[in-house]
The part of an RNA shown here (small-subunit ribosomal RNA, central domain) has 350 nucleotides and comes from an uncultured prokaryote. The prediction has a mean pLDDT of 90. The RNAcentral record of the full RNA draws on ENA.
Context: one part of a larger RNA
RNA sequence: CUGGGCGUAAAGAGCGUGUAGGCGGCCCGUCAGGUCAGGUGUGAAAGCCCUCGGCUCAACUGAGGAAGUGCAUCUGAAACCGGCGGGCUAGAAUGCGGAAGAGGGAAGUGGAAUUUCCGGUGUAGAGGUGAAAUUCGUAGAUAUCGGAAGGAACACCAGCGGCGAAGGCGGCUUCCUGGUCCGACAUUGACGCUGAGACGCGAAAGCGUGGGGAGCGAACAGGAUUAGAUACCCUGGUAGUCCACGCCGUAAACGAUGGGUGCUAGGUGUUGCGGGUAUUGACCCCUGCAGUGCCGUAGCUAACGCGUUAAGCACCCCGCCUGGGAAGUACGGCCGCAAGGCUAAAACUC
Numbered sequence: 001c002u003g004g005g006c007g008u009a010a011a012g013a014g015c016g017u018g019u020a021g022g023c024g025g026c027c028c029g030u031c032a033g034g035u036c037a038g039g040u041g042u043g044a045a046a047g048c049c050c051u052c053g054g055c056u057c058a059a060c061u062g063a064g065g066a067a068g069u070g071c072a073u074c075u076g077a078a079a080c081c082g083g084c085g086g087g088c089u090a091g092a093a094u095g096c097g098g099a100a101g102a103g104g105g106a107a108g109u110g111g112a113a114u115u116u117c118c119g120g121u122g123u124a125g126a127g128g129u130g131a132a133a134u135u136c137g138u139a140g141a142u143a144u145c146g147g148a149a150g151g152a153a154c155a156c157c158a159g160c161g162g163c164g165a166a167g168g169c170g171g172c173u174u175c176c177u178g179g180u181c182c183g184a185c186a187u188u189g190a191c192g193c194u195g196a197g198a199c200g201c202g203a204a205a206g207c208g209u210g211g212g213g214a215g216c217g218a219a220c221a222g223g224a225u226u227a228g229a230u231a232c233c234c235u236g237g238u239a240g241u242c243c244a245c246g247c248c249g250u251a252a253a254c255g256a257u258g259g260g261u262g263c264u265a266g267g268u269g270u271u272g273c274g275g276g277u278a279u280u281g282a283c284c285c286c287u288g289c290a291g292u293g294c295c296g297u298a299g300c301u302a303a304c305g306c307g308u309u310a311a312g313c314a315c316c317c318c319g320c321c322u323g324g325g326a327a328g329u330a331c332g333g334c335c336g337c338a339a340g341g342c343u344a345a346a347a348c349u350c
Stems, first nucleotide, its partner, number of pairs: 003322004007304002012318001014201004021194003025088007033081002035077008049065006091191001092188004096183004103177007110154001115149007125136002162169002206247006215241002220236004258317006266295011299306002323350003332343004
């Protein structure tokens, strides 16, 4: 370079916005760069190929021809690609009306429960386990009633339910704010798709500064268990978990399945909106669009399975793979306060 691939065998970047680039709807005109046709020039010799000849043949060699897929130039064609001009509305977007939602940010606020403190009642145990012990308790615990403080999380509703690009999002109220869907028209007129770099977002843990600290709880201490027990169980318990600001940039970041468009039997459930039918009934039935599940046809698949939410049939763009180990390591570079991250080999070995 060509090829074959990427759900589970090696392989889809964690996710988005978007630059360059690649690719791009329908019609008309035009140019002739790509493209195509023909002519001319050139494409050294030798070699390859064809014909004839010379060494007895052959290798070798002499002569002639062809070829040399190319380049340049001239003339021409105009379907396709491309440029320019004009037009269109089926892609895309905007406006209008409506709808659902744990989508994001900020402020405020509520009740249950745990813990602690104060007070009342009350007395000898409580707690914990397989059984125990450490532990707490006559300085009055546990239990129970009243009051107070503080932090964190929001039972039921709650649903293979909803929203978000992903990470993720769940008490209630208000403010600010993003996206999506449905409907009938109107407007713009290809404004589109993808996206190397780049930039932004990115669970948990971890880091920096300051706060906060109820419960839980790495580390740690003790009690058990055990041959031992640096564990599993128990009693405690510090970081942390929470908040603000700033870092980190990873994950089984998973649907282990990149994004977009079109096409290809159905059945059944559910969410949102619309239309019809029919009546008022929280319905039900038929149907359209958008989402989300299950089953399944053709087809695909090594099988498992996928199957209009494709892993089917096609096209466009990006990312990635190329035997196992060494190794996601070393070295170098970039990033980070650090932890470390990103990029990423080889010797050797099977």